[in-house]
RNA sequence: GGGCCGGUAGCGAAAGGGUAUCGCGUCCGCUUCGCACGCGGGAGGCUCUGGGUUCAAAUCCCAGCCGGUCCA
Numbered sequence: 001g002g003g004c005c006g007g008u009a010g011c012g013a014a015a016g017g018g019u020a021u022c023g024c025g026u027c028c029g030c031u032u033c034g035c036a037c038g039c040g041g042g043a044g045g046c047u048c049u050g051g052g053u054u055c056a057a058a059u060c061c062c063a064g065c066c067g068g069u070c071c072a
Stems, first nucleotide, its partner, number of pairs: 001071007010024004018055001026042005048064005
């Protein structure tokens, strides 16, 4: 320098055009003499950045940035 894959909540992942879901963690409550486990509930991201297409973009297109991998 080039090819391919990826970037979404504190962490790990889904969603493949129509107001983003799950697990872990975290907070509150129930339960216990107390803790853990278990059960119920809440908060937390508008999706790496900037443009474009579209009535509508996390999703499609372009350019960049970052990471991984392969080639040179």